[in-house]
Molecule: c-di-GMP-I-GGC riboswitch aptamer
Organism: Syntrophomonas sp. UBA4922
């Protein structure tokens, strides 16, 4: 070092749920625990969400659109706890 135990020591929190921010997607915070060995941290590539502002159009409903959000979707990068078997 690769590697990950029915191990120790500890983290983290899904769905729902309460507040709060926010056009929403969704953040943040209490509860709560599906799960996680980077379920720590970065939107760098792919993906996915939304769709305000903008442009488009209709009779109206609408359609396009990231500069916005997901790091718990999949690839990278980065930084780290423990330490049984191999």
């Nucleotide at each position: 070092a690769c590697c990950g135990a029915u191990a120790a020591u500890g983290g983290c929190a899904a769905a729902c749920u309460c507040g709060u921010c926010g056009a929403a997607a969704g953040g943040c915070g209490g509860g709560g625990a599906c799960g996680c060995a980077a379920a720590g941290c970065c939107a760098c590539g792919g993906g996915u969400c939304u769709a305000a502002a903008g442009a488009c159009g209709u009779a109206a409903g609408g359609u396009c659109a990231a500069u916005g959000a997901c790091a718990g979707c999949c690839g990278g990068g980065u930084u780290g706890c423990c330490g049984a078997a191999g």